[in-house]
Context: one part of a larger RNA
Molecule: small-subunit ribosomal RNA, central domain
Organism: uncultured prokaryote
RNA sequence: CUGGGCGUAAAGCGCGCGUAGGCGGCUAGGUCAGUCGGAUGUGAAAGCCCUGGGCUUAACCUGGGAACUGCAUUCGAUACUGCCUAGCUAGAGUAUGGUAGAGGGAAGCGGAAUUCCGGGUGUAGCGGUGAAAUGCGUAGAUAUCCGGAGGAACACCAGUGGCGAAGGCGGCUUCCUGGACCAAUACUGACGCUGAGGUGCGAAAGCGUGGGGAGCAAACAGGAUUAGAUACCCUGGUAGUCCACGCCCUAAACGAUGUCAACUAGCCGUUGGGUUCAAUUCAGAACUUAGUGGCGCAGCUAACGCGUUAAGUUGACCGCCUGGGGAGUACGGUCGCAAGAUUAAAACUC
Numbered sequence: 001c002u003g004g005g006c007g008u009a010a011a012g013c014g015c016g017c018g019u020a021g022g023c024g025g026c027u028a029g030g031u032c033a034g035u036c037g038g039a040u041g042u043g044a045a046a047g048c049c050c051u052g053g054g055c056u057u058a059a060c061c062u063g064g065g066a067a068c069u070g071c072a073u074u075c076g077a078u079a080c081u082g083c084c085u086a087g088c089u090a091g092a093g094u095a096u097g098g099u100a101g102a103g104g105g106a107a108g109c110g111g112a113a114u115u116c117c118g119g120g121u122g123u124a125g126c127g128g129u130g131a132a133a134u135g136c137g138u139a140g141a142u143a144u145c146c147g148g149a150g151g152a153a154c155a156c157c158a159g160u161g162g163c164g165a166a167g168g169c170g171g172c173u174u175c176c177u178g179g180a181c182c183a184a185u186a187c188u189g190a191c192g193c194u195g196a197g198g199u200g201c202g203a204a205a206g207c208g209u210g211g212g213g214a215g216c217a218a219a220c221a222g223g224a225u226u227a228g229a230u231a232c233c234c235u236g237g238u239a240g241u242c243c244a245c246g247c248c249c250u251a252a253a254c255g256a257u258g259u260c261a262a263c264u265a266g267c268c269g270u271u272g273g274g275u276u277c278a279a280u281u282c283a284g285a286a287c288u289u290a291g292u293g294g295c296g297c298a299g300c301u302a303a304c305g306c307g308u309u310a311a312g313u314u315g316a317c318c319g320c321c322u323g324g325g326g327a328g329u330a331c332g333g334u335c336g337c338a339a340g341a342u343u344a345a346a347a348c349u350c
Stems, first nucleotide, its partner, number of pairs: 004321003007304002012318001014201004021194003025088007033081002035077008049065006091191001092188004096183004103177007110154001115149007125136002162169002206247006215241002220236004258317006266295012299306002323350003332343004
């Protein structure tokens, strides 16, 4: 080198785009670089291996053979791979017409609710809990009605429903904008797949500057509970949560399942599209296609389970694993304002 693995035992980068590289559809012709065959030369000797001989034997010495799996030259083979040429349309893409959608960005608008403020009515409690107390209230609270302010989130619809690469996305309207799907044709003609580095995106928390601040709420304070209670419960409450711009780059970033492609029984539900049948209307049925769920055959699996959305059968490419602890730590490097992130050991020990 080959050989084993990665849903839960160690192991799929959080997710895209993409450079190098690796791999790559069908047909014909050329070439003969890879590949295969023959020949020639070379591949020192010793050693190894086979077979003889010599020391009483062996070790040892010695003759012969084989081997030296290689390299070079030359003559051939041409299926496959490469390269060159010409073509093709099944992969990929473009055009035309439609469809669904919380996909993204910006602006504007709306109603319910909480809180606060002003006014009216009204009077002694309210609030909270297992029970209480702190707290609020005769300076008029709670309750109730009217008006106003402000911030944040969008009940019902709502659905193993939809969209997005992932993170994620939910009131309404407008503007800008990405992707997907379907149908029938036309066009381009392998333009493809993966992707070390690289680059972009990336929940929450956190950081910087400036705003904003209703509710909630780390820290903090008080009241309870308790042996104690730096908690659970209660009353308050600041960062923060919100916005703009710039950082951070982590997660049980999970389907704990990398991406792409092909093949391999079915049944039931649901979402988007299409065709056919049926149809006064409402309601349908079958087929097909792209998703999304439930079961299940073969097969796989240590089992659990997976099962055309594979963890089945294969191929291409990348990433990762190699006993537990030490440790995702130290040191060094890179990045960061910091917090820290990333890369990543050893001694020692079981």